[in-house]
This is a predicted structure of a 72-nucleotide RNA (transfer RNA) from a Bacteroidota bacterium.

RNA sequence: UGGCUCGUAGUGAAAUGGUAAUCACGAGUGACUGAUACUCACUUAUUCCCAGUUCGAGUCUGGGCGAGCCAA
Repeated sequence: UGGCUCGUAGUGAAAUGGUAAUCACGAGUGACUGAUACUCACUUAUUCCCAGUUCGAGUCUGGGCGAGCCAA
């Protein structure tokens, strides 16, 4: 310098352009217990940034930023 892949709760991952972005772990509160743990219920918290296309964008397009891999 070029090419490819990727960026989603605190962590790891899902989501065919269309429901209120879902699941597990985590954290908090409550129930249970003599107490802790387990279990159960509830809560918490997410689409990297800026534009565009579209009735509608996490998804498609352009630019930027960042990460990984390959080539030189």

The coordinates come from a structure-prediction model, not an experiment, and the mean pLDDT is 81. The sequence is in RNAcentral, with records from ENA. It matches the Rfam family "tRNA".